Order: sequence, then structure tokens, then C1' cells
RNA sequence: UCUCAUCCAGAGGGGCAGAGGGAACGGCCCGGUGAAGCCCCGGCAACCAUCGUGUGAGCGCUCGGCGACGAGAGGCCGCACGCGACAGGUGCCAAGUCCGUCCCGCCACGGCGGGAAAGAUGAGG
Repeated sequence: UCUCAUCCAGAGGGGCAGAGGGAACGGCCCGGUGAAGCCCCGGCAACCAUCGUGUGAGCGCUCGGCGACGAGAGGCCGCACGCGACAGGUGCCAAGUCCGUCCCGCCACGGCGGGAAAGAUGAGG
């Protein structure tokens, strides 16, 4: 930097530290009853990995047929998709990604809904 998937669920205590933090901007919040950062312990989740299992395709095998093809068994550390287990690699543990920002629609003009952009995380290049 590119591609794809997900982002209304879930999960915090302690120690050091000492003023910021919630990506940007505008709001609105959190913060000396202790922010960021670092460390320890705990937890959440299940993207990837691993294991099990089911289905399908493909390939292979056997039989029949000149052949197109048909039938059968059930092999594959493999492929695709699903389900389950686990917790090894990441990630995460205020508020929906805290809300909005750009576009569209609706509106009882207070707002509401949808999409995009940007961002975050994972996997792959």
C1' cells in the first nucleotide's frame, strides 16, 4: 500500500506513573475518587491455526458398453461449504466505530432511516 470479511453482543482488578484521553475535525463525554504509557494477574470473543464431524465437487478404483455414457464400492494428511471442540497466533475489555462529518429518502422540523467515506481488527497479497 492493495483485496476480502467483520464492526447494535461480550469482557477489569492491582502496581508504577502523574495530565491527559476517546484516530482527525465539530459535538458530547471520560479523567487527581488518578488520563496516556509500562508491568502483573484476570477475563471476553472466536478472525487465523489445530482437532473432530457432515455434505458436495473433483480425482482415483471396480464393473458394463465400440463409444457417448451408465452402475457400484468407498479411497484421498487434498479442495469448497457447514457444524462442533479447543484456546496455540492475533485482537479486545466506558459510551453502537460514543454521535455526527459526504450523499439519498422521510419528517409532527425536534429528528428518523439507508448508503458511502474514513477508521479499527483479522486473513491474504